The prediction has a mean pLDDT of 75.
Predicted 3D model of a 352-nucleotide RNA (Bacterial RNase P class A) from a Pseudomonadota bacterium.
It matches the Rfam family "Bacterial RNase P class A". Its family is annotated with ribonuclease P activity, tRNA processing and dimeric ribonuclease P complex in the Gene Ontology.
The RNAcentral record of the sequence draws on ENA.
The gene name in the source record is rnpB.

RNA sequence: GCGGAUGGCUGGAUGGCCGCUGCCGCCCUGCACGGGGUGGGAGAGGAAAGUCCGGACUCCACAAAGCAACGGUGCCGGGUAACCCCCGGCCGGGGCAACCCGAGGGAAAGCGCCACAGAGAUCAGACCGCCCCAUCCGUGGGGUAAGGGUGAAACGGUGGGGUAAGAGCCCACCGCGGGACUGGCAACAGGACCGGCACGGCAAGCCCCACCGGGAGCAAUGCCAAAUAGGGACCCCGCGAUGGGCGGCUUUGACCCAGGGGUCCGGGUUGGCAGCUUGAGCGUAUCGGCAACGAUGCGUCUAGAGGAAUGGUCAUCCCCGACAGAAUCCGGCUUACAGGCCAUCCGCGCGU
Numbered sequence: 001g002c003g004g005a006u007g008g009c010u011g012g013a014u015g016g017c018c019g020c021u022g023c024c025g026c027c028c029u030g031c032a033c034g035g036g037g038u039g040g041g042a043g044a045g046g047a048a049a050g051u052c053c054g055g056a057c058u059c060c061a062c063a064a065a066g067c068a069a070c071g072g073u074g075c076c077g078g079g080u081a082a083c084c085c086c087c088g089g090c091c092g093g094g095g096c097a098a099c100c101c102g103a104g105g106g107a108a109a110g111c112g113c114c115a116c117a118g119a120g121a122u123c124a125g126a127c128c129g130c131c132c133c134a135u136c137c138g139u140g141g142g143g144u145a146a147g148g149g150u151g152a153a154a155c156g157g158u159g160g161g162g163u164a165a166g167a168g169c170c171c172a173c174c175g176c177g178g179g180a181c182u183g184g185c186a187a188c189a190g191g192a193c194c195g196g197c198a199c200g201g202c203a204a205g206c207c208c209c210a211c212c213g214g215g216a217g218c219a220a221u222g223c224c225a226a227a228u229a230g231g232g233a234c235c236c237c238g239c240g241a242u243g244g245g246c247g248g249c250u251u252u253g254a255c256c257c258a259g260g261g262g263u264c265c266g267g268g269u270u271g272g273c274a275g276c277u278u279g280a281g282c283g284u285a286u287c288g289g290c291a292a293c294g295a296u297g298c299g300u301c302u303a304g305a306g307g308a309a310u311g312g313u314c315a316u317c318c319c320c321g322a323c324a325g326a327a328u329c330c331g332g333c334u335u336a337c338a339g340g341c342c343a344u345c346c347g348c349g350c351g352u
Base pairs, nucleotide, nucleotide: 001348002347003346004345005344006343007342008341009340010339012317013316014315015314016313017312018311020043021042023040024039025038026037027036028035029034045323049334050333052332053331054330055329056328057217058216059215060214062253063252064251065250066249067248070213071212072211073210074209075089076088077087078086079085090104091102092101093100094099105208106207110206111205112202113201114200127148128147129144130143131142132141133140134139156174157173158172159171160170161169176195177194178193181190182189183188221274222273223272224271231265232264233263234262235261236260237259242258243257244256245255281300282299283298284297285296286295287294288293
């Protein structure tokens, strides 16, 4: 200097005037709800997006337990409120490397699939070829699976010996399998020893195993006010037996309501308040830890709309402006992103 990898930050700026929402202070008005004036401070994101996970919170519910179904996770150790998340490691794959990815338990519990091509795709197989015998020279019989072909994949690989030709038939090394030993918390790794040369893949096919999970959701839930029709028709069960108290089934205790259930027609309530933002919050220093993170101290308060608040205008600058707007809240993951900045690492080239 060029190329690459990982992590982090930013994402138009400044000033004036008017306007919007909420909070606080003061003043005025008002029976109250409320309304008006003035001053001060605050007011969309790194993803607010997707709704893919995990929770907090609310109700079922005054409590408790179990089963089924369904769903999730899937190597080891740690972190966390928890997780399918994060950190560290092991194994496998990609890459020269820094790094990245993971579909990471089980194929000897069972079932299923591997099209076509090919002789043959699980306990398979002889098309071409090679060797031997016979021959009427057309071919027939036997042996073989080392060579070729088909295919995504052909039932170990390379070399040697041996053979009629060949073959783990035998041998060396590799590969595969096995138990014992060593290191490590563990996943796992490793030198030496033995074995037989034996039997593929797919579980992101069903499935098996281990572990985890009550349900519904802020349109949750609670309070106030108001109004209608304490409506009507039909059917079934029941009349002291039961039934109900919202995912399916069962059990235990306590309490409450009463006859219960179904189908159809019709009417009223579309109001107001709360929930609503101080949080598993953020920043920083020290300590512990490889790290994720944790503890302690100090500092700080940064939106709460309600059909939905950020706009208009003037002036200057220049990056001429990407993806894009909260609706209960938080921790993650995934996806989108013009331009700009920082740090560390890897490779190549050149110079000193």